[in-house]
Context: one part of a larger RNA
Molecule: small-subunit ribosomal RNA, central domain
Organism: metagenome
Parts: sequence; structure tokens; C1' cells
RNA sequence: CUGGGCGUAAAGGGCGUGCAGGCGGUUGUUCAAGUCAUGCGUGAAAGCUCCCGGCUAAACUGGGAGAGGUCGGAUGAGACUGAACAACUAGAGGGUGCUAGAGGCAUGUGGAAUUCCGCGUGUAGUGGUGAAAUGCGUAGAUAUGCGGAGGAACACCGGUGGCGAAGGCGGCAUGCUGGAGCACACCUGACGCUGAGGCGCGAAAGCAUGGGUAGCGAACGGGAUUAGAAACCCCGGUAGUCCAUGCCGUAAACGAUGUACACUAAACGUUCGUUUGGCUACGGUCAAGGGAGUGUUGAAGCUAACGCGAUAAGUGUACCGCCUGGGGAGUACGGUCGCAAGGCUAAAACUC
Repeated sequence: CUGGGCGUAAAGGGCGUGCAGGCGGUUGUUCAAGUCAUGCGUGAAAGCUCCCGGCUAAACUGGGAGAGGUCGGAUGAGACUGAACAACUAGAGGGUGCUAGAGGCAUGUGGAAUUCCGCGUGUAGUGGUGAAAUGCGUAGAUAUGCGGAGGAACACCGGUGGCGAAGGCGGCAUGCUGGAGCACACCUGACGCUGAGGCGCGAAAGCAUGGGUAGCGAACGGGAUUAGAAACCCCGGUAGUCCAUGCCGUAAACGAUGUACACUAAACGUUCGUUUGGCUACGGUCAAGGGAGUGUUGAAGCUAACGCGAUAAGUGUACCGCCUGGGGAGUACGGUCGCAAGGCUAAAACUC
């Protein structure tokens, strides 16, 4: 370079944004860089192919011809790519009008429950387990009534429901704010797709400083179990879990399925717009159609099978990432980032 692959066999980057690069809708005119054609020049020798010859043959070697190119300039072609100009509206964006939503940030606020504190009632147990014990309790517990404090999480609604690029997001209210869908087809006129690097976001745990701490709870202490019990069970309990700010940058970060676009039978749910028609107690509701999501079944097709099947793993196009037997090893060394923990990049010997 050519080729084969990436749901589960090795392999989709955790997710986005985006510079360079790659690729790019419809019509016309011009140019002629790519492209194609013709002829010219050049393409040393050796080597290669063919023909003829020399060593007895071959290797080897002498002679001739040919091939061999991201080559140079000339002439021509004008479909395709490209360039310039002009135009278009189907891509993309904007406008107007509606709509749904746990999308994000901040502030405030509510009730239930647990725990703790105070007071009252009340008396001997309570708690826990397979059974117990540690624990708590006559200094009055557990139970029960009233009041108070504080932190964290938001039952029902709640739903293969919704929103978000992913991580993720759930009481209620207000403010600020991002995105999406539908209808109209009013405006711009290819402004697009992808995206090495870069930049940003990124669960949990962990780290730093300060605060907070109800419940839970690594570590730790105790009680059991057991041959033992560094566990599972029980009684306690520190960090942490929570908040603010700054780091970390990893996950089975999963749909184990990169992004975008086009095309390819049907059927049944569900969420949100919308069009038409019917009914209406004017709150809506029913049917049919078309659109955007989210699910189930399934034709063709695909697949090693499982399965996928318009939300493709089908049929194609563009661009990126990644794989190349198992172990050694996602390790060593080096580099770089980090306060650290460690992250990213990433071998070889050896071995099967």
C1' cells in the first nucleotide's frame, strides 16, 4: 500500500464543541488544475521480457529489440472532480404562532419519618436472632401523649412515562437560563456533514481547605457462628455520605452497538404537537390522517449462532476512533498531567 473486521469471539473514543484536514445539494456560463486522447522529447549502464550468438550444457556472458514514469512541454476533448461568476430552494439556519418536559443554576419554603432533648402518664423489662448474647433499662428504659432541636431524603402521583450530548435529573414556589417538537412556508441562500490535535463537561470513590452531621456506615471495638471466622448475623461506631470552593478524570461511563444522511413490508401499545370530521356537561372526549419521540411483534435482508429487523446488527455514502493469538501487561522504561492516590501514552525479553 492492498485487504478483513469492531452487539456477545480482539476491537466504537465516557460525552460534546470545534481549528486544520477529508467529503459535499440543484441549474447555467467560462477556465482547463485534476482527468482523457494524440503525437514529440526524455527515461545512462547494469537489471527485467523477447530474439540471435559464445563457453560441450546451464549458471554466466556478448549483441539487438521492447517494456518500465505521480516525468517535461505541445495540441485537442469538456462528461466527471476542481476554480471563477451568475442563479435556485429540496440540505442547513432564521422568523411568526403554539406545546410538553425530574434539562441546568440560584434562592426560599412544606409535610411525613428516623434520631436527640424537655415535660407528663406508666412499670419491669426492652432490643435483637435461626437460637442467643453483647447493648439499653429501677439514676425509671421500651410503650404512649405534648412541646422543642437538627440533618438528610422527598411516600402516593410514578408509568419498557418525560427531559438531557453523555454523566445524569424526581416535594412545592419564585427568579435566571439551555435545548427540543409541531404548524405556517415569510426571510437567508449550501451558510452543510465529519472531525486528528485543542478546549469543555464528566457517576461513585478519593484528595485539599472551611463548615455540617439526623439516619446510614468502610476502618475499628464488642457479641455470636465456626475446627478456625481476618466474613456472612447482632450491638456500637470514625472517615465518608451533606454544603461551599478547588482538584481528581476513572466505571459493566452499556444499547457492551461512533456521528450524519438516504432508501427498504406490515401490525399493536404509549408520550407530545398538529390537520379533518363527530359528540360535548365547553373542562374535554372519540375516530381517521400526517409529524416527532419511546416500546413490543415481525416480511425481506443480515448473522457463526443468539438474535437484529425504519430507534437495523438490512442496503448504500461521508468522516473519525479502534482491532490483529493467550500470558507477560494496560505492566516496565521514558514523557506528560496530578497535592497525593494515581491517570494518559505504551513496549520487550521470556513463555504456551